[in-house]
Context: one part of a larger RNA
């Protein structure tokens, strides 16, 4: 000097930060990943047109509208958020490699042709307390599967061998078709299919460099290398047959112990030394343990399968869970908060948008935990006032410019009011320019312009208005160490970092302690722990 601290007495305000360091104990409730109807099939609300019938504001029908739910599909739940349990190297930090893959996004090229053939949701049946099961019938797609095309693909004996696809939405003059307002067609947009490159993001390899024990000296049979084989996106004992005995090691192997690891942090003149909350990277787990599925990507916190321990539920036949997400709760501790707000902004998924959602996130609560500013008044004022306390050699001294009084001020807190920035975008509407064979069309880019979008928030900020008025403690006065005298006790009761005090005149205890003084100051001591 320093702390993620706590404990004691004390306590105005803000304004930046920080808050379970112990049980990786268990865990009521709520949230915390959805989205898309412009991929589909159902359903098809409110409203609105419009014909009818008449009760004149009701019903019935058409039309139009598109909410909801649940399902199929798509994309996303592999980010984002926890926590350090394991790991002394499969991590990590730091320079390097070749044998790889990468969903979405750039930028290129090249197609996007024909077809079948099912299901779920729904209906109908059964069966179960429930979770949810099974049985038929019957349907649509960007679901699913053949067939055609294939440069780059694979493989190779150069012969050939296998291998995609899917559509929707807007608009449109001619043109053909007929149900006359649909589809073909023509175009823009956004999905698709294959492939190149890139960007990004992941897999793997090699060196060095990373705590402490030798009261731990030897370890080691897929073990260390070779060929043929598999297997991986990918070298590679990664496997698996044969074959050959290597391989590590006092430069610490092998075993025990501890420990996530960097960037920083703290401390120190440096060199070191401790440490690794917050922030920011990289890794590891997700109740314990194993396992693969889907997927570009995972061996998956709020996803599956099987075991374990546990908590629920149950008609006993069988189900359900997994806060080391944000909040909260029991336990454990000396010890760490609120079951708040809002998507205004950044950011993230979904979708063409609109907009949905997002305990990220931005904010507001609560804790003087920490840093830092601020302010409890100013200025004058000796009759050194009375009166009090303490002292005292009894005169006085000191408290003490302290107080009265007198003249100011009005920060913060209080009350009123005024009132910024954080908001720009998107979407609307004109204009220009693209696109297009073509269009005051669709779409797209530019500009312009208007309305519109704020959780905080009773905001910051200024401006008034009153009054000095609402606001000072804690620790310590024997040396080290700034600061002294009384009373009381009497080796007791006690103190103490060290040195030592206390056994009758104690500047040292401890109480009621006084006073008076010294230090800091909304803090001040104590503990504890690093330098």
């Nucleotide at each position: 000097a320093u702390u993620g601290a706590a404990c004691g007495c004390u306590g105005g305000c803000g304004g930046c930060a920080g808050g379970c360091u112990u049980a990786a104990c268990a865990c009521a409730u709520g949230c915390a990943a959805g989205u898309c109807g412009a991929a589909c099939g159902a359903u098809g609300a409110a409203g609105a047109a419009c014909u009818a019938g008449c009760u004149u504001g009701c019903u019935a029908g058409u039309u139009u509208g598109g909410a909801u739910u649940a399902g199929u599909g798509g994309c996303g739940g592999a980010c984002g958020g926890g926590u350090g349990a394991g790991u002394a190297a499969c991590g990590u930090u730091u320079a390097g490699g070749a044998a790889u893959c990468u969903a979405c996004c750039u930028a290129u090229u090249a197609g996007a042709g024909g077809g079948g053939g099912a299901u779920a949701g729904c209906c109908c049946g059964a069966g179960g307390a429930a979770a949810c099961u099974c049985g038929g019938a019957a349907u649509a797609a960007u679901a699913c599967c053949g067939c055609a095309u294939a440069u780059a693909c694979c493989u190779u004996a150069c012969g050939g061998g296998g291998g995609a696809a899917a559509g929707c939405a807007g608009g449109g003059g001619a043109c053909u078709a007929c149900u006359u307002g649909u589809a073909g067609c023509c175009u823009u947009g956004c999905a698709c299919u294959a492939a190149u490159a890139g960007a990004u993001g992941a897999g793997c390899c090699u060196a060095a460099a990373u705590c402490g024990g030798a009261u731990u000296a030897g370890c080691u049979a897929g073990a260390u290398g070779g060929c043929g084989g598999g297997g991986u996106a990918a070298a590679g004992g990664c496997c698996u047959a044969c074959c050959a005995u290597g391989g590590c090691g006092a430069c610490g192997a092998u075993c025990c112990g501890u420990a996530g690891c960097u960037g920083g942090u703290c401390u120190g003149a440096g060199a070191g030394g401790a440490c690794g909350a917050u922030c920011a990277g990289c890794c590891a787990c997700a109740c314990u343990g194993g396992g693969a599925c889907u997927g570009a990507g995972a061996c998956a916190c709020g996803g599956c399968c099987c075991a374990g321990a546990c908590u629920c539920c149950u008609a006993c036949g069988g189900g359900a869970g997994g806060c080391a997400g944000c909040a909260g709760u029991g336990g454990g501790g000396a010890a760490u908060a609120u079951u708040g707000g809002a998507c205004a902004a950044u950011g993230g998924g979904g979708g063409c948008a609109a907009c949905c959602c997002u305990g990220a996130u931005c904010c507001a609560g609560c804790c003087a935990u920490g840093c830092c500013g601020c302010g409890u008044g100013u200025g004058u004022g000796a009759a050194g006032a009375a009166g009090g306390g303490c002292c005292u050699u009894a005169u006085g001294g000191u408290u003490g410019u302290a107080a009265a009084g007198c003249a100011c001020u009005u920060u913060a807190a209080g009350c009123a009011g005024u009132g910024a920035a954080g908001a720009a975008g998107a979407c609307g509407u004109a204009a220009u320019g693209g696109u297009u064979a073509a269009u005051g069309a669709c779409c797209c880019a530019u500009u312009a312009u208007u309305g519109a979008u704020g959780a905080c928030a009773u905001u910051a900020a200024c401006u008034g208005c009153a009054g000095a008025a609402u606001a000072a403690g804690c620790a310590c006065c024997g040396g080290c160490u700034a600061a002294c005298u009384c009373u009381g006790u009497g080796c007791c009761a006690g103190c103490a970092g060290c040195c030592g005090c206390g056994g009758u005149a104690a500047u040292a205890a401890a109480c009621a302690g006084a006073g008076g003084g010294u230090g800091c100051g909304a803090g001040c001591g104590u503990u504890a722990a690093u330098c």
RNAcentral holds the full RNA, with entries from ENA and SILVA. The part of an RNA shown here (small-subunit ribosomal RNA, 5' domain) has 531 nucleotides and comes from an uncultured bacterium. Its mean pLDDT, the model's own confidence on a scale to 100, is 81.